This is a predicted structure of a 76-nucleotide RNA (transfer RNA) from a Thermotogota bacterium. The source organism's lineage runs through Bacteria, Thermotogati and Thermotogota. Rfam family: tRNA.
């Protein structure tokens, strides 16, 4: 340098033949009783990696980038 995966909540991942952004854990809060905390209920919390472009609409489709991870060339 090529090419392929991925980037999305605090972590960890879903969702991608365009139509209102999810979940489990965590966190707050309520409840309850077995009480360093366990169970239930309820709740907040996102530039969907950046910028553009299509479109009535983009997390999603096209282009530039930028980060990580693999394969491959180069490394006379």
């Nucleotide at each position: 340098g090529a090419c392929c995966c991925g980037g999305u909540a605090g972590c960890u991942c879903a969702g991608c033949a365009g139509g209102c952004a999810g979940a489990g854990c965590a966190c707050c809060u309520g409840a309850c009783u077995u009480u360093u905390a366990a169970u239930c209920a309820g709740g907040g919390g996102g530039u969907c990696g950046c910028g553009g472009g299509u479109u009535c609409g983009a997390a999603u489709c096209c282009c530039g980038c930028c980060c990580g991870g693999g394969u491959c060339a180069c490394c006379a």